[in-house]
Context: one part of a larger RNA
RNA sequence: GAGUAGCGCAAAGUGUGUGAGAAACACACUCACCGUAAGCCCAAGGAUUCCUGGGGAAGGCUAAUCCACCCAGGGUAAGGCGGGACCUAAGGCGAGGCCGAAAGGCGUAGUCGAUGGACAGCAGGUUGAAAUUCCUGCCCCGCGGAGCGACCGUUUGACCGAAGGGGUGACGCAGGAAGCUAGGCGGAUCCGGGUGAUGGAAGUCCCGGACCAAGGGAGUAGGCGUGCGCGGCAGGGAAAACCGCUGCGAUGAGCCGAGACCUGAUGGGGAGUCUUCGUAAAGAAGACGAAGCCGUUGACGCUCGACUGUCAAGAAAAGCCUCUAGGGAGGGAGCUUUGCGCCCGUACCCGAAACCGACACAGGUGGGCUGGCUGAGCAGGCUAAGGUGAGC
Numbered sequence: 001g002a003g004u005a006g007c008g009c010a011a012a013g014u015g016u017g018u019g020a021g022a023a024a025c026a027c028a029c030u031c032a033c034c035g036u037a038a039g040c041c042c043a044a045g046g047a048u049u050c051c052u053g054g055g056g057a058a059g060g061c062u063a064a065u066c067c068a069c070c071c072a073g074g075g076u077a078a079g080g081c082g083g084g085a086c087c088u089a090a091g092g093c094g095a096g097g098c099c100g101a102a103a104g105g106c107g108u109a110g111u112c113g114a115u116g117g118a119c120a121g122c123a124g125g126u127u128g129a130a131a132u133u134c135c136u137g138c139c140c141c142g143c144g145g146a147g148c149g150a151c152c153g154u155u156u157g158a159c160c161g162a163a164g165g166g167g168u169g170a171c172g173c174a175g176g177a178a179g180c181u182a183g184g185c186g187g188a189u190c191c192g193g194g195u196g197a198u199g200g201a202a203g204u205c206c207c208g209g210a211c212c213a214a215g216g217g218a219g220u221a222g223g224c225g226u227g228c229g230c231g232g233c234a235g236g237g238a239a240a241a242c243c244g245c246u247g248c249g250a251u252g253a254g255c256c257g258a259g260a261c262c263u264g265a266u267g268g269g270g271a272g273u274c275u276u277c278g279u280a281a282a283g284a285a286g287a288c289g290a291a292g293c294c295g296u297u298g299a300c301g302c303u304c305g306a307c308u309g310u311c312a313a314g315a316a317a318a319g320c321c322u323c324u325a326g327g328g329a330g331g332g333a334g335c336u337u338u339g340c341g342c343c344c345g346u347a348c349c350c351g352a353a354a355c356c357g358a359c360a361c362a363g364g365u366g367g368g369c370u371g372g373c374u375g376a377g378c379a380g381g382c383u384a385a386g387g388u389g390a391g392c
Base pairs, nucleotide, nucleotide: 012030013029014028015027016026017025031389032388033387034386039369040368041367042366045349046348049347050074051073052072053071054070055069059067060066079140080139081345082344083343084342086117087116091112092111093110097106098105099104121138122137123136124135125134141341142340143339144338145337146336147335148334151331152330159327160326164323165322166321167320168319172310173309174308175307178303179302180301183297184296185295186294187293189210190209191208192207193206194205195203211268212267215263216262217261222256223255224254228249229248230247231246232245233244235243236242272288273287274286275285276284277283311314355364356363371383372382373381374380
């Protein structure tokens, strides 16, 4: 320079409280803002920022009794959620091997590698802070023990069974319809509560509510579908009763499959009511607990891994099913009962003051949910739940 620029887009007001001290902290009321978000939940990333008590140097663009700051204590619970003890993709590594002055490069078998495949948990409650993890209720998966056990079998071989064969897994893009559900809306119907001091109002009045999963059962709308019997065969690099090819005969067997329904549920939840304790205002604990229907709308969700069309022709492996090779003397579905079930993650932020931007930065950040009125609409406007009033 200069007490100058600036204090980082934004609505606050009043009262009470706390305190040495209050425009900013706490509580209450009013007002305002967002509402395909400025709400809610994940992934990535961060790494204690979470909760409780205390603090007031520094950090906070001002103040601060406040904080994502400082101090202390506490907090993350899993057979089923995600990952590993399963699989493979691009790609990585790579026994032998090939190449190379050396370092090293390439690569077979193999072994890693999810952003994909496979795979058994739902509803409610609860804490100051965790919950599909704790608790309650109802289920499920794998492995083992015991009991019952239809039935099958001991070479006319039940049953187990590949690191092998086959099938399935298994996939593009576009399009349209149907059947449903989630969700929404309305109700003169049902339930609870309220109710007029003045003409009326026991009412078609006012306020509020009008639900529930996995699992189990049965198998619907719909879709697929020549499967079965007796023969033949030189293919599937051994074998096969499997797959494939083929002859004759017969004929819809079987498979997939939402939703609704029954059960789960004599349970949970539920507007509200009552009791006790208690405060400056808040609040806390306990008990009881009604109705649960009708109509309408309706998805980009489910049936759908479907169907139809199309050309540029749209992963792999495990798993699962099956076949033998092989093993083989007792096996065994199912039911009941009982036991076991390892490792890692789990707090909190997540369109942000906690991530990436040197900052508590008007920038950037993948996925899911996203109600109502108006509307073609995830537009615009207003609004619910919820959140916020931007640190002078």
This is a predicted structure of a 392-nucleotide part of an RNA (large-subunit ribosomal RNA, domain III) from a Thermotogota bacterium. Rfam family: Bacterial large subunit ribosomal RNA. Its mean pLDDT, the model's own confidence on a scale to 100, is 83. The RNAcentral record of the full RNA draws on ENA.